About this RNA
This is a predicted structure of a 108-nucleotide RNA (SAM riboswitch aptamer (S box leader)) from Labilibaculum sp. The sequence was found by an Rfam model in a public genome assembly. Its Rfam family is "SAM riboswitch aptamer (S box leader)". Its family is annotated with regulation of gene expression in the Gene Ontology. The coordinates come from a structure-prediction model, not an experiment, and the mean pLDDT is 83.

RNA sequence: AAUUUAUACAGAAGAAGUUAGAGAACAGGCUCGUUGACCUUCUGACAACCGCAGCUACCAUUGCUGAAAGGUGUCAAAUCCUGACCAAAUUUUUGGUGAAUAUAAAUU
Numbered sequence: 001a002a003u004u005u006a007u008a009c010a011g012a013a014g015a016a017g018u019u020a021g022a023g024a025a026c027a028g029g030c031u032c033g034u035u036g037a038c039c040u041u042c043u044g045a046c047a048a049c050c051g052c053a054g055c056u057a058c059c060a061u062u063g064c065u066g067a068a069a070g071g072u073g074u075c076a077a078a079u080c081c082u083g084a085c086c087a088a089a090u091u092u093u094u095g096g097u098g099a100a101u102a103u104a105a106a107u108u
Stems, first nucleotide, its partner, number of pairs: 001108008013043005021032003026083004044075003049071002052066004079100001084097006
């Protein structure tokens, strides 16, 4: 980097440094930001994918519970919302599916 599978309306912030943009990309909207955002570092926290413990299942290798010392991840807003398709209401809304993206695990 590519592919596959799973998840994405829950949850969790302080300090210091830096300085003007930031919220993945494009477009539209909306929001955050000199009362210092974004980013970096430190500390803390959340969660429970892998791993771990117990019970369970057994060629369909699963499911449930628990801990949080290990490997990751995350800590404004639903992945901030929309974009393609379908349905309902009826004229801009609602619901669903998808695409894209992110993260984890596995494979190449």